[in-house]
Description
Model confidence (mean pLDDT): 75 of 100. A computed fold for a 73-nucleotide RNA from a Pseudomonadota bacterium, annotated as Fluoride riboswitch aptamer (crcB RNA motif). Taxonomically the source falls in Pseudomonadota (Bacteria, Pseudomonadati).
């Protein structure tokens, strides 16, 4: 020095909040004396040529709000 991997750390999983790390993915470059600034990963549903049509507040679970239905005071 390069490639792979593993650990910790960060970060992201189609419409809002909080746990929980159980789950998958991604972690670099560059400029700066320093504080930092720039750009890039993961990620932004699904059918349908088109028209147009369809599920979900979860990545998974719990709760908490939002919106619908239906009962009851």
């Nucleotide at each position: 020095c390069g490639u792979a991997g593993c650990a910790a750390g960060g970060g992201a999983g189609a419409u809002g909040g909080c746990a929980u790390u159980c789950c998958u993915c991604c972690c670099g470059c560059u400029c700066u004396u320093u504080c930092g600034a720039g750009c890039g990963a993961a990620c932004c549903g699904c059918c349908g040529c088109a028209a147009g049509g369809c599920u979900g507040a979860u990545g998974a679970u719990g709760c908490c709000u939002g919106c619908u239905u239906g009962a009851g005071u």